[in-house]
RNA sequence: CCUGCGCACUGCUCCGCCGUUCUUUCCGCCGCAAGGCGGGGAGGGAGGAAAGUCCGGGCAGCAAAGGGCACCGUGCUUCCUAACGGGAAGGAGCGCCGCUGGUGACGGCGGCGCUAUGGAAAGUGCCACAGAAAGGGAAACCGCCGACCCGUCGUAAGGCGGAGGUAAGGAUGAAAAGGUGGAGUAAGAGCCCACCAGUGUUCCGCGUGAGCGGGGCAGCUUGAUAAACCCCACGGGCUGAAAGACCAAAUAAGCUGGAACGCCUGCCGCAAGGCAGGCUAAGCGCGGCCCGCGUGAUCCAGCGGGUAGGUCGAUAGAGGCUGUGCGUGAGCACGGUCCCAGAUAGAUGGCGGAGGUCCGCCGCAAGGUGGAUACAGGAUCCGGCUUAUAGGUGCGCAGGUUUU
Numbered sequence: 001c002c003u004g005c006g007c008a009c010u011g012c013u014c015c016g017c018c019g020u021u022c023u024u025u026c027c028g029c030c031g032c033a034a035g036g037c038g039g040g041g042a043g044g045g046a047g048g049a050a051a052g053u054c055c056g057g058g059c060a061g062c063a064a065a066g067g068g069c070a071c072c073g074u075g076c077u078u079c080c081u082a083a084c085g086g087g088a089a090g091g092a093g094c095g096c097c098g099c100u101g102g103u104g105a106c107g108g109c110g111g112c113g114c115u116a117u118g119g120a121a122a123g124u125g126c127c128a129c130a131g132a133a134a135g136g137g138a139a140a141c142c143g144c145c146g147a148c149c150c151g152u153c154g155u156a157a158g159g160c161g162g163a164g165g166u167a168a169g170g171a172u173g174a175a176a177a178g179g180u181g182g183a184g185u186a187a188g189a190g191c192c193c194a195c196c197a198g199u200g201u202u203c204c205g206c207g208u209g210a211g212c213g214g215g216g217c218a219g220c221u222u223g224a225u226a227a228a229c230c231c232c233a234c235g236g237g238c239u240g241a242a243a244g245a246c247c248a249a250a251u252a253a254g255c256u257g258g259a260a261c262g263c264c265u266g267c268c269g270c271a272a273g274g275c276a277g278g279c280u281a282a283g284c285g286c287g288g289c290c291c292g293c294g295u296g297a298u299c300c301a302g303c304g305g306g307u308a309g310g311u312c313g314a315u316a317g318a319g320g321c322u323g324u325g326c327g328u329g330a331g332c333a334c335g336g337u338c339c340c341a342g343a344u345a346g347a348u349g350g351c352g353g354a355g356g357u358c359c360g361c362c363g364c365a366a367g368g369u370g371g372a373u374a375c376a377g378g379a380u381c382c383g384g385c386u387u388a389u390a391g392g393u394g395c396g397c398a399g400g401u402u403u404u
Base pairs, nucleotide, nucleotide: 001400002399003398004397005396006395007394008393009392010391012355013354014353015352016351017350018349020045021044022043023042024041025040026039027038028037029036030035047375051386052385054384055383056382057381058380059240060239061238062237066291067290068289069288071236072235073234074233075232076090077089078088079087080086091117092115093114094113095112096111097110098109099108100107101106118231119230123229124228125225127223141170142169143166144165145164149162150161151160152159153158178196179195180194181193182192197221198220199218200217201216202215203214204213205212206211244312245311246310247309254303255302256301257300258299259298262279263278264277265276266275267274268273283295284294285293286292319338320337321336322335323334324333325332326331356373357372358371359370360369361368362367
């Protein structure tokens, strides 16, 4: 310098004419009013993903809240955050690269990447194919031995075969019963020794922690799989702006069925009875079920009818930009400044001109010419995750080329 991948930011500009929507103000008209129509002035008008609807919440209602079971989610540690299955920094494991110690098994340092990262000695299940054999102590395909024992050939040395021994060597596989080097043996084997790795146990040190390092003892060597069932720890109420609230108007105090129509206190009343308050039954409600709770003297269910008009919710926020300080960082604190859609069948568009950036061609160059200008449009709001993205800038990693 080029190419590729990943991450972060950005992702067209200006002028003119016509048009669109919201806020505010002025004028005119209509209206009892809320408000409506028209014209003029001023100001505002899509995103980093608005997508997916996958997580978490704010907010509204149930409703004023609980316990348990089932079910679901998360899963190393610490920190950040309103919270999260999110983010930051670490730990552990695995892989690759470079340097390096050791005869070797195996280690040390650094860099990059990945991990759906608790438990396999609580239990159950599964492990195809290949292989002799797929597990808690079996098994022998090719091999090795055959000392002791048997048969046979041979004068003999010795040969062949068998019984038997073996798992060190080879094959298969993701995994074959730790490994390297020795000693020993008929040949072998942690059978034994030294070392390496693992496991168990114990002590010391470092760290907030997950964990890390070191020493002693013990030949103890205990496959893989939990996005298999399961166990453990922590967490989880539901519905959702068509949530909900209010105003106006209108209709048939509509019809049918079921349950209940009970008790207490006070007041009014001649009485019948009425009013107010409380308790409770049936019923109804609280994601599924149980307990429990709330509502409840009139409720519940079905059929039928009326209205479908208006206002609020509705955008001032866990808000944007910026300065200083603290922190490895995600972020936090303090200060300054700004108000940036608010529709309700749903609004930024159309035409013309000039440029910017990128790509191709021509040209020594200046320049000329043609094309392209990404993904894509709010609807309760916010924080994440995932997916899409022409081009530009910066950073990181990998490869290549050139020069020194």
About this RNA:
Bacterial RNase P class A from a Flavobacteriales bacterium, 404 nucleotides, folded computationally. The coordinates come from a structure-prediction model, not an experiment, and the mean pLDDT is 76. Its Rfam family is "Bacterial RNase P class A". Rfam links the family to the GO terms ribonuclease P activity, dimeric ribonuclease P complex and tRNA processing. NCBI's taxonomy places the organism under Bacteria, Pseudomonadati, Bacteroidota, Flavobacteriia, Flavobacteriales.